[in-house]
Predicted 3D model of an 88-nucleotide RNA (Glycine riboswitch aptamer) from a Pelagibacteraceae bacterium. The coordinates come from a structure-prediction model, not an experiment, and the mean pLDDT is 80. It matches the Rfam family "Glycine riboswitch aptamer". Rfam links the family to the GO term glycine biosynthetic process. The organism belongs to Candidatus Pelagibacteraceae, within Bacteria.
RNA sequence: GAAAUGUUUACGGGAGAGACUAUUUCAGUAUAGCGCCGAAGGAUCAACUGCUCAGGAAAAUCUCAGGCAAAAGGACCGUAAAAAUUAA
Numbered sequence: 001g002a003a004a005u006g007u008u009u010a011c012g013g014g015a016g017a018g019a020c021u022a023u024u025u026c027a028g029u030a031u032a033g034c035g036c037c038g039a040a041g042g043a044u045c046a047a048c049u050g051c052u053c054a055g056g057a058a059a060a061u062c063u064c065a066g067g068c069a070a071a072a073g074g075a076c077c078g079u080a081a082a083a084a085u086u087a088a
Base pairs, nucleotide, nucleotide: 003086004085005084007082008081009080010079011078012077013076018034020033021032022031023030035068036067037066041064042062043061044060048055049054
């Protein structure tokens, strides 16, 4: 200490798909059934490394988990701040 990087906090933005059916409950409360969604989390792999096997990226794939009116949550994006690391 220009600038960069990720992290945390605050604020703003932020998609998809059932207000399904039956029984039940003070209450989407609980159980079962059928149908769906991908953007918490999780799992899978191409190149490549390596060579029984293993490692190995994502917004791709899967749908375990989660979700399918609103609210909440929400990957990710923007702004601000903080300390840290690298450092012209």